[in-house]
RNA sequence: GGCCCUAUAGUUUAGCGGCAGAACGAGGGAUUUUCACUCCCUUAGUAGGGGUUCAACUCCCCUUGGGGCUA
Numbered sequence: 001g002g003c004c005c006u007a008u009a010g011u012u013u014a015g016c017g018g019c020a021g022a023a024c025g026a027g028g029g030a031u032u033u034u035c036a037c038u039c040c041c042u043u044a045g046u047a048g049g050g051g052u053u054c055a056a057c058u059c060c061c062c063u064u065g066g067g068g069c070u071a
Stems, first nucleotide, its partner, number of pairs: 001070007010024004018054001025043006047063005
């Protein structure tokens, strides 16, 4: 240099065109003499730009970051 994969919450991840979900974490509450466990509520996200579409995390292009193969 060429090619391939990948980017969703603080972390790990699901989501094959129609409401963004889960677990852990964090905050508050219930329970307990206290702590822990358990239960309830809340918190927080689609890497950036453009295109297609009535509608895009999802399809296409470019850029950026990460990983891999090859020379």
Transfer RNA from a Candidatus Micrarchaeaceae archaeon, 71 nucleotides, folded computationally.
Rfam family: tRNA. By type it is a transfer RNA.
The prediction has a mean pLDDT of 82.
Taxonomically the source falls in Candidatus Micrarchaeaceae (Archaea, Nanobdellati, Microcaldota, Candidatus Micrarchaeia).